[in-house]
The RNA shown here (transfer RNA) has 72 nucleotides and comes from Candidatus Peregrinibacteria bacterium Greene1014_49. The coordinates come from a structure-prediction model, not an experiment, and the mean pLDDT is 81. Its Rfam family is "tRNA". Gene Ontology term of the family: triplet codon-amino acid adaptor activity. It is annotated as a transfer RNA. NCBI's taxonomy places the organism under Bacteria, Bacteria candidate phyla, Candidatus Peregrinibacteriota.

């Protein structure tokens, strides 16, 4: 220096170009002597960043920035 991977809540990870979700942890409440399990409901998102493309982008494209691998 090159080339392939990756970047989404606190953590792991979904998400045909069409309303951003799950679990797990966090807070309420029920359950009860009390924890703890278990059972119900909440809150938490600039989708790494800056541009294109579209009616319309987590999604496709250029670029930067991390992170991981690989050839030299």
């Nucleotide at each position: 220096u090159c080339c392939c991977c990756u970047g989404u809540a606190g953590c792991u990870c979904a998400a045909u170009g069409g309303u951003a979700g799950a679990g797990c942890a966090c807070c309420u409440c029920g359950c009860u002597g009390u924890u703890a399990a278990c059972g119900a409901g909440g809150g938490g998102g600039u989708u790494a960043c800056u541009g294109g493309u579209u009616c319309g982008a987590g999604u496709c494209c250029a670029g930067u920035c991390g992170g991981g691998g690989g050839a030299g």